[in-house]
Context: one part of a larger RNA
RNA sequence: CCACGGAGAAGGAACUAGGCAAAUUGUAGCUGUAACUUCGGGAUAAAGCUAUCCGGCGUAAGCCGGAUUCAAUGAAAAGGUUCAACCAACUGUUUAGCAAAAACACAGGGCCCUGCAAAUUCGAAAGAAGACGUAUAGAGCCUGAUACCUGCCCGGUGCCGGAAGGUUAAGGAAGCUUGUCAGGAGUAAUCCAAAGCUUGCGACCGAAGCCCCGGUAAACGGCGGCCGUAACUAUAACGGUCCUAAGGUAGCGAAAUUCCUUGUCGGGUAAGUUCCGACCUGCACGAAUGGUCUAAUGAGUUGAACGCUGUCUCCUCCGUGAGCCCG
Numbered sequence: 001c002c003a004c005g006g007a008g009a010a011g012g013a014a015c016u017a018g019g020c021a022a023a024u025u026g027u028a029g030c031u032g033u034a035a036c037u038u039c040g041g042g043a044u045a046a047a048g049c050u051a052u053c054c055g056g057c058g059u060a061a062g063c064c065g066g067a068u069u070c071a072a073u074g075a076a077a078a079g080g081u082u083c084a085a086c087c088a089a090c091u092g093u094u095u096a097g098c099a100a101a102a103a104c105a106c107a108g109g110g111c112c113c114u115g116c117a118a119a120u121u122c123g124a125a126a127g128a129a130g131a132c133g134u135a136u137a138g139a140g141c142c143u144g145a146u147a148c149c150u151g152c153c154c155g156g157u158g159c160c161g162g163a164a165g166g167u168u169a170a171g172g173a174a175g176c177u178u179g180u181c182a183g184g185a186g187u188a189a190u191c192c193a194a195a196g197c198u199u200g201c202g203a204c205c206g207a208a209g210c211c212c213c214g215g216u217a218a219a220c221g222g223c224g225g226c227c228g229u230a231a232c233u234a235u236a237a238c239g240g241u242c243c244u245a246a247g248g249u250a251g252c253g254a255a256a257u258u259c260c261u262u263g264u265c266g267g268g269u270a271a272g273u274u275c276c277g278a279c280c281u282g283c284a285c286g287a288a289u290g291g292u293c294u295a296a297u298g299a300g301u302u303g304a305a306c307g308c309u310g311u312c313u314c315c316u317c318c319g320u321g322a323g324c325c326c327g
Base pairs, nucleotide, nucleotide: 002321003320004319005318006317007316008315010313011312014311019308027051028050029049030048031047036041038145052067053066054065055064056063057062068072080306081305082304083303084302085301086300087298088297092104093103108143109142110141111140113138114137120129121128122127147292148291149290151223152222153221156220157219158216159215160214161213162212165211166210167209171205172204175201176200179197180196183192184191185190224242225241226240227239228238251285252282263279264278265277266276267275
């Protein structure tokens, strides 16, 4: 000096990002137990008492009296507690080896597909899973217990339905056309040219799709601006105007979301950028990309209090073991 263990005056979180670590608590019996609640819980809530031996009483739990010790759950083992908020309902699952969570899952809810040789999936195919199942079944996607609810927009994208019209491939095709040349004309060069074959074009016919018409948002998604107005002021129930597919409803709101911001007010503190309750001016909440509340649960996050302590004021001593120094 380090590691591990033990003890500590007075104080008791003043330490620190943060009570990290340590301490407290701890067992059994008896008494007793709040808010809230989905009536199950919460709950070992909290808060107390008792614990050895002897005698008496008692069925017993136990009660009463007495005795010993520094000390009686005599060693060891054995929840610290409470209040408030956020998130996730819950038990569960996860990054084998820096993340255990608010992430995933979940029961519950919804949409959509699928009538069986099912849809969907694997495979080149045969074949197989689905399923020796049959819509109370199977597949996909989203949401995520319960409770109260889930507003408006179908213009865009997607999906579903429609088939009148437009567009339109392969293919078909009236007709036109290129080359070739039987034949014909010409003294010749050359010109004309049927049929067939051949080259190119082609009116017209021609499915789905797309255009088009409609539906659909628990499909992907979206959910305005400016101006004026009330007999103090302020504000604007009200009015005007522009734009839109429609202009954000209920609820919540400086929030795991608020930039300005340590917003303002209230609470807690002597003092509070955190916390709790409000307000609403929501830079940039908002309804199954779910909204809001919620008992219980949580090695989750945040704030507060009691108890407790070497975390600290402020360090000291003891034990064991290393290093180091001396030999």
The part of an RNA shown here (large-subunit ribosomal RNA, domain IV) has 327 nucleotides and comes from a Bacteroidota bacterium. The prediction has a mean pLDDT of 85.